[in-house]
C1' cells in the first nucleotide's frame, strides 16, 4: 500500500429500513435471624461524519479502531 470482515448496555451476543432485544452482571424491594438462593422492579446501549429516505443500527461515502489474507 491493496482486498476481506468486524465495531449495539459494564461483559458477551441478537436485530435485512418503522418503540433497540436478550444473557450475565450492577441498583432497589420481598423472602431467610444471616449467607446462598429465589421472585419483583429499575438504571444503563447502536464508534464519529456525511449522503439516501417521510423514516437509518440497518443502505451508500468518507474517516477512526480492531482482525486476517496478500505485496
Nucleotide at each position: 500500500g491493496g482486498g476481506c470482515c468486524c465495531a449495539u448496555a459494564g461483559u458477551g451476543a441478537a436485530a435485512u429500513g418503522g418503540c433497540a432485544u436478550c444473557a450475565c452482571g450492577c441498583u432497589u424491594c420481598c423472602a431467610u435471624g444471616g449467607c446462598a438462593u429465589g421472585g419483583a422492579a429499575g438504571a444503563a446501549g447502536c464508534c464519529g461524519g456525511a449522503g439516501u429516505u417521510c423514516g437509518a443500527u440497518u443502505c451508500u461515502c468518507c474517516g477512526u479502531g480492531g482482525g486476517u489474507c496478500c505485496a
Predicted 3D model of a 71-nucleotide RNA (transfer RNA) from a Minisyncoccota bacterium. The coordinates come from a structure-prediction model, not an experiment, and the mean pLDDT is 84. It was read from a public genome assembly.